Predicted 3D model of a 722-nucleotide part of an RNA (large-subunit ribosomal RNA, domain II) from candidate division WWE3 bacterium RAAC2_WWE3_1. Taxonomically the source falls in candidate division WWE3 (Bacteria, Bacteria candidate phyla). It was read from a public genome assembly. Its mean pLDDT, the model's own confidence on a scale to 100, is 81.

Context: one part of a larger RNA
RNA sequence: GCCAACGAGUUAAUAGAUUGGGCAAGCUUAAGCCGUAACAGCGGCGGAGGCGUAGGGAAACCGAGUCUUAAUAGGGCGACCAGUCCAUUUUAUUAGACCCGAAGCCAGGUGAGCUAACCAUGGCCAGGAUGAAACCCUGCGAAAUCAGGGUGAAGGUCCGAACCGUUGUAUGAGGAAAAAUGCUCGGAUGAGCUGUGGUUAGGGGUGAAACGCUAAUCGAACUUGGCAAUAGCUGGUUCUCCCCGAAAUAUAUUUAGGUAUAGCCCUUGAUUACAAGGUCUACGUCGGUUUACCGACUAAGCCCUUGUUAUAUAACUUUGCGAGGUAGAGAUACUGAAAGGGGAUGGGGCGCGCAAGUGUACCCACCCCUACCAAACUCCGAAUGCGCAAAGUGUUCCAAGGAGUCAGUGCUGCGGGGAAAUCUCGUGGCACGAAAGGGAAACAACCCGGACCAUCAGCUAAGGUCCCUAAAUUAUGCUUAGUGGGCAAGGAAGUGAGAUCGUUAAGACAGCUAGGAGGUUGGCUUAGAAGCAGCCACCCUUUAAAGAUAGCGUAACAGCUCACUAGUUGAACGAUUUUGCGCCGACGAUUUAACGGGGCUCAAGCAUAAUACCGAAGCUAUGGAUUUGCUGUUUAUUCAGCAAGUGGUAGGGGAGCUUUGAUGCAGCAGUGAAGGUGUACCCGUGAGGGGCGCUGGAGCGGCAUCAAGUGAGAAUGUUGGC
Numbered sequence: 001g002c003c004a005a006c007g008a009g010u011u012a013a014u015a016g017a018u019u020g021g022g023c024a025a026g027c028u029u030a031a032g033c034c035g036u037a038a039c040a041g042c043g044g045c046g047g048a049g050g051c052g053u054a055g056g057g058a059a060a061c062c063g064a065g066u067c068u069u070a071a072u073a074g075g076g077c078g079a080c081c082a083g084u085c086c087a088u089u090u091u092a093u094u095a096g097a098c099c100c101g102a103a104g105c106c107a108g109g110u111g112a113g114c115u116a117a118c119c120a121u122g123g124c125c126a127g128g129a130u131g132a133a134a135c136c137c138u139g140c141g142a143a144a145u146c147a148g149g150g151u152g153a154a155g156g157u158c159c160g161a162a163c164c165g166u167u168g169u170a171u172g173a174g175g176a177a178a179a180a181u182g183c184u185c186g187g188a189u190g191a192g193c194u195g196u197g198g199u200u201a202g203g204g205g206u207g208a209a210a211c212g213c214u215a216a217u218c219g220a221a222c223u224u225g226g227c228a229a230u231a232g233c234u235g236g237u238u239c240u241c242c243c244c245g246a247a248a249u250a251u252a253u254u255u256a257g258g259u260a261u262a263g264c265c266c267u268u269g270a271u272u273a274c275a276a277g278g279u280c281u282a283c284g285u286c287g288g289u290u291u292a293c294c295g296a297c298u299a300a301g302c303c304c305u306u307g308u309u310a311u312a313u314a315a316c317u318u319u320g321c322g323a324g325g326u327a328g329a330g331a332u333a334c335u336g337a338a339a340g341g342g343g344a345u346g347g348g349g350c351g352c353g354c355a356a357g358u359g360u361a362c363c364c365a366c367c368c369c370u371a372c373c374a375a376a377c378u379c380c381g382a383a384u385g386c387g388c389a390a391a392g393u394g395u396u397c398c399a400a401g402g403a404g405u406c407a408g409u410g411c412u413g414c415g416g417g418g419a420a421a422u423c424u425c426g427u428g429g430c431a432c433g434a435a436a437g438g439g440a441a442a443c444a445a446c447c448c449g450g451a452c453c454a455u456c457a458g459c460u461a462a463g464g465u466c467c468c469u470a471a472a473u474u475a476u477g478c479u480u481a482g483u484g485g486g487c488a489a490g491g492a493a494g495u496g497a498g499a500u501c502g503u504u505a506a507g508a509c510a511g512c513u514a515g516g517a518g519g520u521u522g523g524c525u526u527a528g529a530a531g532c533a534g535c536c537a538c539c540c541u542u543u544a545a546a547g548a549u550a551g552c553g554u555a556a557c558a559g560c561u562c563a564c565u566a567g568u569u570g571a572a573c574g575a576u577u578u579u580g581c582g583c584c585g586a587c588g589a590u591u592u593a594a595c596g597g598g599g600c601u602c603a604a605g606c607a608u609a610a611u612a613c614c615g616a617a618g619c620u621a622u623g624g625a626u627u628u629g630c631u632g633u634u635u636a637u638u639c640a641g642c643a644a645g646u647g648g649u650a651g652g653g654g655a656g657c658u659u660u661g662a663u664g665c666a667g668c669a670g671u672g673a674a675g676g677u678g679u680a681c682c683c684g685u686g687a688g689g690g691g692c693g694c695u696g697g698a699g700c701g702g703c704a705u706c707a708a709g710u711g712a713g714a715a716u717g718u719u720g721g722c
Stems, first nucleotide, its partner, number of pairs: 001722006011095007019087005026051003032045005055062002065077004098236002101233001105226006116200009125190001127159003130155001134151006163187003168183004202218001204214003239656006249262005263405002265402005271310001273308006280301001284297005315393008328380001329378002335374002339370005345365004349360004408432010437448003452624004457620003463614003466598003472611001474609005484600001490584002494581010511568005517541003522536003547562001550561003625646008657711001659708007667700002675695005681690003
C1' cells in the first nucleotide's frame, strides 16, 4: 500500500415544544401490598404526593380583586375559564454524553543484578628507567659543616604490556553492534583497577557538579489506581430520493480561530365575526329517593370539521405635505487660498529739500478690471433617498420550535490612508463562496447564461466564421510598420481626409542664365573698422532691381552668397491648422516566449456598412418524472387539466430502502433453505427487490406492527491476511 472484519449522537432523569391517545373542572398515582403466573409479565388495590381549578401583596392579610397611597385621584399586576396523564419525535440541562487523541497532576507500590556514592571482605598491576632521606667510607677543617665515593631504596616520579580509559581520524548509519571496529592516543604503586556481599528510593537518593546518574527511560524513574482526567484544539463520523436554503455582520466578552443575544435560513401556526354539522357534558327541567344521590331530557359552552364575510401590517406604484445642505455651481455672500494689470486713496521705506513739500519701475493695506481654488468656505442648490398621510396592488408582520454563521474573496460606483501592492479601511451593487455550461489559448470572483431527466431535432447569447477548429476567403476605404500581436513624455517634409489664408498664363514655386550699382571707405570709435568688433544715423541718386546690408570671409581691404530684379521654362505652388492610420523613443536574465500555433499585407490587420452562418446544460420541439397552487373529480394528497417551479455548501424539513431480533397471521423448503458465484433477463427515480444457471446441504422469506449493538472509503483508525 491493497483486501476482509470491526469502528463514532447512546442510555437515564428532569424540562420545553410537536404529534397521537385516555379522561376532563378535573387528571394522575409513587413506594408498597394482593392475585395469577414460570423467573418475563398481566390484573387489582394503594390518593402519600404532584399539576390544574384565583389572584394581589415583602408580609400580616384581603380576595374577583388586590397592591401602592392620607386618598380609588391615578397607576401596576389580575379577573371573561382547559387541564392532566401516557406514548411518539425533537431540543436543552445533568451525567464520559458522537468517537479517538495529550503533555501533565495526585495516591499506593516496584526498582541500586545498569549506574552514582559509601560500608565489609578478598584479588590484580610483565619489564625497564631515575636514584630522595638515611647509613658507611675517604678527604678538608679546631668544630659546625662541606665535597667525593659507596650502600640504600623513596615517589598521586619516568618509559611501557596486562588492566582501566577514550584524544584525533576513517569506516559503520534498515550497522557485525539501539554507541561498535581499525589505526592513533591518556593513566598504568595510585584520589589506582577489580570480584563478592551489603546500604542509600522518586521532590527522594547519589553526584571531584555535567541537571549528570538512579535497569537502552530523567529539568523529577517505573508501575497500578483516581481515569473514559481535561482538550474553547486537530482528525474522523457509515443507505437513498424529494422541498427550501444561509452567514463570514452588530453589540458584549481575560475577548479576538471561543461564546451569548440580535441579524440572515428552515418548519409549523394567520386573526376576527357569523352560519352549518359532529362530539361531550348541568348547578336547568322532569321522575325516583330521607339529603348529599341516581336516571332521562334540553340549552350555553370547550374541542374538531366545513363554508361565508371582514381586517391590520411589510413591500411596490401614484398623489399631497414636510425636513435637509450632498453632486453641481458660486465669489460685492463670509472664512481662507491665490495669478496678472490699473488706481487721482492711506501708511511705511528710500531720494531731494532748512522746512513746507515733492519724487519713487520699492513694500503693505484698500479699491477697480481680467482670470481662478476649497473635506473641515456657502449668497445658492438638485436628482435619489428619508418622514408623515391617502388611494390602489397586495401578503408579509407576528408567535412557537430547529439551526448554522461571527477567518470571507474579487470586480465595480463613490470616498479615507499609502510611492505602490492579488495593500488596507468605509459605504452601495454584482459574482464566487454554495454555480455546473459557452467565451476570454490555459484562468473561483471578467463577458454570456442559472444544469429535473432523455433525444444522432431546431433557434439564438457572449464570442466567432484561412488551417489546427463548428461557421464568410463579402463590399468600400485606410495601414507597409508583421503596425496589428505590450508602453510615456518627447521628436520627425511617413501617408490618407479636411479647414483657413495667400502666390499664380499680367507666368507663380523650384532650377538655370544675368544683374545685385553710385554718393561712400556714411559719421564716430579705433593701430585698423572699407555693408558685416562696437556706438549713432539709416538718407539721396541711377534703375528692371539692388539693405548705409541677412550670412560666410579678411589684420584691414579683397573675395563668395542672400534679399531684390530681368530672362528662360510653362502649371501649379506656399504657410498655418484639425483629424485617421503608421515611424522613432523600445535594453534582461532556462527556450523562439509581448498573435494559443501554423501562417497572414493578393489581410486571415484597422474603420465603416450589409447579409448569411456557427455557437451553451439559455429558448423551442417531442416524450417522461416530481413539487406547490387553482379548478374539477374520487372510497382514497385517487385521477385529470391549467399555471408556476425543480443548481446548491453549512443547515432545516418530508418520504423511503436495507440489516438483526421480537409478536401475530398466512406460508416456502432434500422435487434442495440460508450462504457463495455467474447473468446479455424483469421491476423501482434511487437505496434496492426479483427471475434463471452452477455450487451448497438445512433451515428461511412475505404481510401487519414493535425494538435497535442498523448501513464505512478516509480517523498517521484497530485486528488479521497478502